[in-house]
Molecule: c-di-GMP-I-UAU riboswitch aptamer
Organism: uncultured Geobacteraceae bacterium
């Protein structure tokens, strides 16, 4: 110094339920915990939805990609 088996701690937080805000999609808050090792951030490629559709929104918890990134630490 590299790797990382595998417990322990921590971290997010679906769907419902309350409040809010949006025409919607959705979104914030709280509650709640289905699941996440990036389920941290980007709407660039694909997808999927909305709507007042020459277009203009959403959703990063759909895949892809970029990006930045927990704690120990048997061997």
């Nucleotide at each position: 110094u590299u790797u990382a088996a595998c417990a322990a701690g921590g971290g997010c937080a679906a769907a419902g339920c309350c409040g809010g805000g949006g025409c919607a999609a959705c979104c914030c808050g709280g509650u709640g915990a289905c699941g996440c090792a990036a389920a941290g951030c980007c709407a660039c490629g694909g997808g999927u939805c909305c709507c007042u559709c020459g277009g203009g929104g959403a959703c990063a918890g759909c895949c892809g990609g970029g990006u930045u990134g927990c704690c120990g630490g048997a061997g």